[in-house]
Context: one part of a larger RNA
RNA sequence: CUGGGCGUAAAGGGCAUGUAGGUGUCCCGAUAAGCUCUGGGUGAAAUUUCUGCGCUCAACGCAGAAAAGAAUCAGAGAACUAUCGGGAUUGAGUUCAGAAGAAGAGAGUGGAAUUCUCGGUGUAGCGGUGAAAUGCGUAGAUAUCGAGAAGAACACCAGCGGCGAAGGCGGCUCUCUAUUCUGAAACUGACACUCAAAUGCGAAAGCGUGGGGAGCGAAUGGGAUUAGAUACCCCAGUAGUCCACGCUGUAAACGAUGUGCACUUGGUGUAUUCCUUUUUAAGGGGUGUGCCGGAGCUAACGCGUUAAGUGCACCGCCUGGGGAGUACGGCCGCAAGGCUAAAACUC
Numbered sequence: 001c002u003g004g005g006c007g008u009a010a011a012g013g014g015c016a017u018g019u020a021g022g023u024g025u026c027c028c029g030a031u032a033a034g035c036u037c038u039g040g041g042u043g044a045a046a047u048u049u050c051u052g053c054g055c056u057c058a059a060c061g062c063a064g065a066a067a068a069g070a071a072u073c074a075g076a077g078a079a080c081u082a083u084c085g086g087g088a089u090u091g092a093g094u095u096c097a098g099a100a101g102a103a104g105a106g107a108g109u110g111g112a113a114u115u116c117u118c119g120g121u122g123u124a125g126c127g128g129u130g131a132a133a134u135g136c137g138u139a140g141a142u143a144u145c146g147a148g149a150a151g152a153a154c155a156c157c158a159g160c161g162g163c164g165a166a167g168g169c170g171g172c173u174c175u176c177u178a179u180u181c182u183g184a185a186a187c188u189g190a191c192a193c194u195c196a197a198a199u200g201c202g203a204a205a206g207c208g209u210g211g212g213g214a215g216c217g218a219a220u221g222g223g224a225u226u227a228g229a230u231a232c233c234c235c236a237g238u239a240g241u242c243c244a245c246g247c248u249g250u251a252a253a254c255g256a257u258g259u260g261c262a263c264u265u266g267g268u269g270u271a272u273u274c275c276u277u278u279u280u281a282a283g284g285g286g287u288g289u290g291c292c293g294g295a296g297c298u299a300a301c302g303c304g305u306u307a308a309g310u311g312c313a314c315c316g317c318c319u320g321g322g323g324a325g326u327a328c329g330g331c332c333g334c335a336a337g338g339c340u341a342a343a344a345c346u347c
Stems, first nucleotide, its partner, number of pairs: 003319004007301002012315001014201004021194003025088007033081002035077006048066007091191001092188004096183004103177007110154001114150008125136002162169002206247006215241002220236004258314006266292012296303002320347003329340004
């Protein structure tokens, strides 16, 4: 070292790209490194095992025999692994023809609503609540009509619908970019899977510089409530929310379920696509996305061809509670802080 695990008990990395590494389809030939077999020397004694004997037994002791792993040398074998050479097409990819989509980036543009400004009508209230008050209003508000300005978000469609690796993505149009799926052949010929490190992406909040600022709204002020009310409710309201560029790098970043491949009864929806037929429709095949359930699994709940079933490959992680995701150190950051990560002590 060889253990058991990771949906909810501790435990799947937020997500991807991907180097080293690990693992890897079918056939033929060769080699003989691993591997298997045979043989040689070595493998001290004690110890161990077996047989026998000696202390009254045993422990103990004595004698004889046996024995393995490992290493080493020589020879043989060729199934598997490996290496070299040759071939194949089913894994993987490319081309062609189609299809769907809130996939991304940039630019332009539209209507409703809100607030504000100006003008008209009009007069004493409006607003708000459990009830009120603060607040707004005779310097003419609220209401209503017309005109204008600004910013932000896109009702209906809208759907256990779609797309994306995840975060996430929703008015409309254009340009650019990328992916996925289906169909039929053709082509390449294992080019594959996973992935420490590394790199990139990464909600919200937050930070830097410069803009913008309608609504909402941490902080803050006021009014209520209350024993108090640093709250819940109300009136205001700054940062922020928005844009550009840069940083931060965390979330219940969740399906609390890593990725890939294969296998294993069914039923019923839905999105998209192809095929067939007897075409208001029915049947069948892909790719997604839901529900219900069989075997099996599970501590149970439940999962159940989108597995938590049965297997393989590779990675990450866990190992009693607290101390603690903390201290110290290191690395990163403008800062906030992040990443890595203990121990004493205690139950």
Predicted 3D model of a 347-nucleotide part of an RNA (small-subunit ribosomal RNA, central domain) from a metagenome. Rfam family: Bacterial small subunit ribosomal RNA. The RNAcentral record of the full RNA draws on SILVA.